Description:
Model confidence (mean pLDDT): 82 of 100. A computed fold for a 103-nucleotide RNA from Pontibacter sp. FD36, annotated as SAM riboswitch aptamer (S box leader).
RNA sequence: GAUUUAUAAAGAAGCGUGGAGAGACAGGCUCUAUGAAGCGCUAGCAACCAGCCUCAGGCAAGGUGCUAAUUCCUGAUUCCGGAUGUUCGGAAGCAUAUAAAUU
Numbered sequence: 001g002a003u004u005u006a007u008a009a010a011g012a013a014g015c016g017u018g019g020a021g022a023g024a025c026a027g028g029c030u031c032u033a034u035g036a037a038g039c040g041c042u043a044g045c046a047a048c049c050a051g052c053c054u055c056a057g058g059c060a061a062g063g064u065g066c067u068a069a070u071u072c073c074u075g076a077u078u079c080c081g082g083a084u085g086u087u088c089g090g091a092a093g094c095a096u097a098u099a100a101a102u103u
Stems, first nucleotide, its partner, number of pairs: 001103008013042005021031003025075004043067003047064003051059003071095001077092006
């Protein structure tokens, strides 16, 4: 890197550095010089693996991870229910992210 499985309406910051972008991609819409991304330190959250217990649960925070907005919303398409304006809602699916296993 690839594949498979699971989860994604919850949760969680500050300082320093840095200097203009960021939110995967496209279209929107947001955040940002009252400093973006990145990097460092500390703090916190608790999804998976691992640990403990009185074990459908709870504790804790070791390995990854995460700490604006539902994965910010929609998006190959399909089905169902409204509406009969060419739109609304729901469920799958695609994509993305994270973890674990396999290769």

NCBI's taxonomy places the organism under Bacteria, Bacteroidota, Cytophagia, Hymenobacteraceae, Pontibacter.